Molecule: SAM riboswitch aptamer (S box leader)
Organism: Paractinoplanes tereljensis
RNA sequence: ACCUCAUCCAGAGGGGCAGAGGGAACGGCCCUGUGAAGCCCCGGCAACCACCGCAUUCGUCUCGAAGAAGAGGCCGCGCGCGGCAGGUGCUAAUUCCGUCCUCGUCGGCAGGUUGCCGAGGGGAAAGAUGAGAG
Numbered sequence: 001a002c003c004u005c006a007u008c009c010a011g012a013g014g015g016g017c018a019g020a021g022g023g024a025a026c027g028g029c030c031c032u033g034u035g036a037a038g039c040c041c042c043g044g045c046a047a048c049c050a051c052c053g054c055a056u057u058c059g060u061c062u063c064g065a066a067g068a069a070g071a072g073g074c075c076g077c078g079c080g081c082g083g084c085a086g087g088u089g090c091u092a093a094u095u096c097c098g099u100c101c102u103c104g105u106c107g108g109c110a111g112g113u114u115g116c117c118g119a120g121g122g123g124a125a126a127g128a129u130g131a132g133a134g
Stems, first nucleotide, its partner, number of pairs: 003132006013042005021031003025099004043091003048087002051083004056078001058076001059074005095126001100123004105119006
């Protein structure tokens, strides 16, 4: 690289170097010499993973004469809530919007029971990020 899972309508910018592009692709629409990409410094946001705490299901142990209900202890995985900020990530616009499929929805046009265009809803693809697997 490929694969799996989760999330993607929230949030968060200043300075220095640099000097023309950037927003993944394509179309649209934007950003950009009032300075793009890139690099560096200092901030910030968020909370995926790690860590900590609480509660709890399951598990297990003890008591319960056996079984069951129940009570208590313990560790671990998972789920939930909270904390922290170590590993990542992010810091214009919903992933900027669309792309492929769909609809007892709405509007327009053609036509004659279907088609086209637009809006809206739903799903997917693609992408991004994290975690895992290999």